Model confidence (mean pLDDT): 81 of 100.
SAM riboswitch aptamer (S box leader) from Clostridium paridis, 105 nucleotides, folded computationally.
[in-house]
RNA sequence: CUCUUAUCAAGAGAGGCGGAGGGAAAGGGCCCGAUGAAACCCGGCAACCUGUGUGUUACACAAGGUGCCAAUUCCUGCAGAAUUUAUAUUUCUGCGAGAUAAGAG
Numbered sequence: 001c002u003c004u005u006a007u008c009a010a011g012a013g014a015g016g017c018g019g020a021g022g023g024a025a026a027g028g029g030c031c032c033g034a035u036g037a038a039a040c041c042c043g044g045c046a047a048c049c050u051g052u053g054u055g056u057u058a059c060a061c062a063a064g065g066u067g068c069c070a071a072u073u074c075c076u077g078c079a080g081a082a083u084u085u086a087u088a089u090u091u092c093u094g095c096g097a098g099a100u101a102a103g104a105g
C1' cells in the first nucleotide's frame, strides 16, 4: 500500500508544560482557540486483540498491545424512497469516501 471482516448517535481532566494554531487529506462550509491551539507529560474513556474465570456460539472481571478524549466520522459525494403542484429544504435507506481494530497478501 491492497484485500477481508467488524464498529463509528455513547464515553473520557477548569492538571503540568507549551506558546498559535487546530478540527485525518484537497476544496468549500461551519466551528474551536490568548477565559490559551498543536506537540509532549500526567490523567481519563472504551474494550477490537489479549489474559483469567464460569453455567463457553455467551457472559463477567482485568487492562498487557492498539485506539480514543468539542461538535454524528462537525457538515460536505452518488443512487433510491418519503415530504412538496414542482424546485429547494428536511428525514430515511443503500453505496461510496474516511477512521480504528483484527486477519491476509
Base pairs, nucleotide, nucleotide: 001105002104003103004102005101006100007099008098013042015041016040021032022031023030027076028075029074043069044068045067048065049064050062051061052060053059054058073097077095078094079093080092081091082090

Source information
It matches the Rfam family "SAM riboswitch aptamer (S box leader)". Rfam links the family to the GO term regulation of gene expression. The model forms 97% of the base pairs in the Rfam consensus.